[in-house]
RNA sequence: UCUUAUCCAGAGAGGCGGAGGGACAUGGCCCUGCGAAGCCUCGGCAACGGAACACAUUUUGUGAAACCGUGCCAAUUCCUGCAGACUGUAUGUCUGAAAGAUGAGA
Numbered sequence: 001u002c003u004u005a006u007c008c009a010g011a012g013a014g015g016c017g018g019a020g021g022g023a024c025a026u027g028g029c030c031c032u033g034c035g036a037a038g039c040c041u042c043g044g045c046a047a048c049g050g051a052a053c054a055c056a057u058u059u060u061g062u063g064a065a066a067c068c069g070u071g072c073c074a075a076u077u078c079c080u081g082c083a084g085a086c087u088g089u090a091u092g093u094c095u096g097a098a099a100g101a102u103g104a105g106a
Base pairs, nucleotide, nucleotide: 001106002105003104004103005102006101007100012042013041014040015039016038020031021030022029024081027079028078043073044072045071047070048069049068050067053063054062055061056060077099082096083095084094085093086092087090
C1' cells in the first nucleotide's frame, strides 16, 4: 500500500512528568494544576487471530475466555463535515459514503 471484518458493549490505579488533550480544515461540545500529552509498573476488558480442552462428527464443524499474539481501558470512531431520504422544517431523525482505528490475510 491492497483485500476483508468490526467500530451505540466492556475495562484504571500508582510512579515519573509538567500543559496541554479528544487523528484531521470547519463549527460545536467536552476532558485537564482535584495534574493534559508522553514514558514506566501493576491491574483490568474480551474485540480479532491462535489454542489446551469439550461436544458432535469423521478429519471437518460448533463452542472456548485457561493460555499465547495483537488491541483496548471518558464521552457512539465525542458530534459535525460529503451525498441522499423523510416530515414535525430544525441546534430534527434516518441511510450511505469518505476519512480514521483495530484485527486477519497479501